Transfer RNA from a Nanobdellati archaeon, 73 nucleotides, folded computationally. It matches the Rfam family "tRNA". Rfam classes the family as a transfer RNA. Rfam links the family to the GO term triplet codon-amino acid adaptor activity. The prediction has a mean pLDDT of 81.

RNA sequence: GCCUCUGUAGCUCAGCUGGUAGAGCACUUGCCUCGUAAGCAAGGGGUCGGGGGUUCGAAUCCCCCCGGAGGCU
Numbered sequence: 001g002c003c004u005c006u007g008u009a010g011c012u013c014a015g016c017u018g019g020u021a022g023a024g025c026a027c028u029u030g031c032c033u034c035g036u037a038a039g040c041a042a043g044g045g046g047u048c049g050g051g052g053g054u055u056c057g058a059a060u061c062c063c064c065c066c067g068g069a070g071g072c073u
Stems, first nucleotide, its partner, number of pairs: 001072007010025004019056001027043005049065005
């Protein structure tokens, strides 16, 4: 330098062929308990790496840039 994969909640990851973003764990509150843990119920938290484009509509498609992993020379 080139190619491929990858970046979504605090962490690990889903998100089918564009249609208004979710799970588990964690966290908060309540219930339960003499108390703690466990269990049960509810809740908060994301400009989907950044910018631009296409579209009625973009995490998803296109372009540029940045970070990570692997490969080739």